This is a predicted structure of a 104-nucleotide RNA (c-di-GMP-I riboswitch aptamer) from a Planctomycetia bacterium. It matches the Rfam family "c-di-GMP-I riboswitch aptamer". Its family is annotated with cyclic-di-GMP binding in the Gene Ontology.
RNA sequence: AAACGAUAAAGGUAAACCCUGAGUGAUCGGGGGGCGCAAAGUAAAGGGUCUUGUUAAGCUGUUUUAAUGGCUUAAACAUUUUAUAAGAUAGCCUUACUGCCGAA
Numbered sequence: 001a002a003a004c005g006a007u008a009a010a011g012g013u014a015a016a017c018c019c020u021g022a023g024u025g026a027u028c029g030g031g032g033g034g035c036g037c038a039a040a041g042u043a044a045a046g047g048g049u050c051u052u053g054u055u056a057a058g059c060u061g062u063u064u065u066a067a068u069g070g071c072u073u074a075a076a077c078a079u080u081u082u083a084u085a086a087g088a089u090a091g092c093c094u095u096a097c098u099g100c101c102g103a104a
Stems, first nucleotide, its partner, number of pairs: 004102002012037002017032006035091001041097003045094003048089005055083004060078005066072001
């Protein structure tokens, strides 16, 4: 120095949950808490997952509208799916950068 990671030492971090604040939301900040973590430090570049007020298209439903003998036309709203876009997640993985300690 690299690799590795101990029933070592010193310290670090903080899941669920509770209180509180921000956000439509995923989620995030603060306080308590402590499941875990040797990069659970930093960065959304790639993948994954998740969210949505926006846009487009489709399904279904409701209402309205126009016309007809009838099949039908158009619009609005709601639900839901897909695409796009915008986000969230570094405690999902990869990647990049940095860092404490030193037994085998």